This is a predicted structure of a 73-nucleotide RNA (transfer RNA) from a Holosporaceae bacterium. Model confidence (mean pLDDT): 81 of 100. Rfam family: tRNA. It was read from a public genome assembly.
RNA sequence: GUGCCCGUGGCUUAAUGGAUAAAGCAAUUGCCUUCUAAGCAGUGGAUUGCAGGUUCGAGUCCUGCCGGGCACA
Numbered sequence: 001g002u003g004c005c006c007g008u009g010g011c012u013u014a015a016u017g018g019a020u021a022a023a024g025c026a027a028u029u030g031c032c033u034u035c036u037a038a039g040c041a042g043u044g045g046a047u048u049g050c051a052g053g054u055u056c057g058a059g060u061c062c063u064g065c066c067g068g069g070c071a072c073a
Stems, first nucleotide, its partner, number of pairs: 001072007010025004018056001027043005049065005
């Protein structure tokens, strides 16, 4: 340089173009416990990498850019 794949809370992943983007772990508050862990009940945290386009409607489709991975050179 060329081709392909990926980018969504702190982390790991969901979400057929259509309801307020869902879950687990983590964090945090309370209960329980002599204390910790475990357990139980809550709470907060995402403008979905960036910028455009298509559409009544985009996390999803298209284009460019940025970042990461793989292959080829």